A computed fold for a 73-nucleotide RNA from a Patescibacteria group bacterium, annotated as transfer RNA. The prediction has a mean pLDDT of 80. Its Rfam family is "tRNA". Its family is annotated with triplet codon-amino acid adaptor activity in the Gene Ontology. By type it is a transfer RNA.

RNA sequence: GUGCCCGUAGCUCAAUCGGUAGAGCGCCGCUCUGUGGCAGCGGAGGUAACGGGAUCAUAACCCGUCGGGCACC
Numbered sequence: 001g002u003g004c005c006c007g008u009a010g011c012u013c014a015a016u017c018g019g020u021a022g023a024g025c026g027c028c029g030c031u032c033u034g035u036g037g038c039a040g041c042g043g044a045g046g047u048a049a050c051g052g053g054a055u056c057a058u059a060a061c062c063c064g065u066c067g068g069g070c071a072c073c
Base pairs, nucleotide, nucleotide: 001072002071003070004069005068006067007066010025011024012023013022019056027043028042029041030040031039049065050064051063052062053061
């Protein structure tokens, strides 16, 4: 340099062909316990990497930028 894949919560990842963004772990509170842990219940947390476009409507489609990975030269 060329081609391909990926970017969603603190971390790891979902969301069937566009229609209100979720789970596990972690974090906070309560119950339980002599304390802690385990367990149970509840809760907070996401301008969806960034900009633009198409659409009534986008995490999803199109273009560009940035970052990461793989292959080739």
Description
NCBI's taxonomy places the organism under Bacteria, Bacteria candidate phyla.